[in-house]
Molecule: SAM riboswitch aptamer (S box leader)
This record gives sequence, C1' cells and structure tokens, in this order.
RNA sequence: ACCUUAUCAAGAGUGGCGGAGGGAACGGCCCUGUGAAGCCACGGCAACCUGCUUUUCAAGUAAGGUGCUAAUUCCGGCGAGUGAUCGACAGAUGAGGA
Repeated sequence: ACCUUAUCAAGAGUGGCGGAGGGAACGGCCCUGUGAAGCCACGGCAACCUGCUUUUCAAGUAAGGUGCUAAUUCCGGCGAGUGAUCGACAGAUGAGGA
C1' cells in the first nucleotide's frame, strides 16, 4: 500500500523553539507575522482496543495502546428528492485480516 468492519452534528490548548504556510486533492470559503507547517514540554477531550470495577445482553473507570484538541470530515462535486434531507464516492480514526 490492500481487504473487512464500526464511527465521524458532540468534546477538548497553553507555553517554548521555529519562521510561511495551513485546512487530504480539486473548486470554494476560511485560518495565518496579533506568527502557518513542523518539533518539544505540560495540559485537556474522547472511550475504539487492553486493563480494572460492578448489580455483567450492560454500565462505569481512565492506568496502558492509539486517536483527537478552528470552522459538521469547514462546505461542495455523484445519485434520489419540489424541499428539508437521505444515500454513495473519497477521506480520517480504531479494531481485525492478508
């Protein structure tokens, strides 16, 4: 890289280094020298996996493994619908597989 599957309307940032980009790609629209990406430290959120607890078809906890911490996955494209909206595709994350 690939396959399967679950979730994606909620939630959660400060400081240091750094010095111009970032929000996956494209089109928008945004964020950004009142400091982008990245790295580090310390927090936080969440509860997928493990652990632990309980009154065990479940609930809780948050120690461990991930993840996340602007905007609905920021919005849109493809299909259905008058429309609200729904579905698909793509993507992200977890778990499993090969």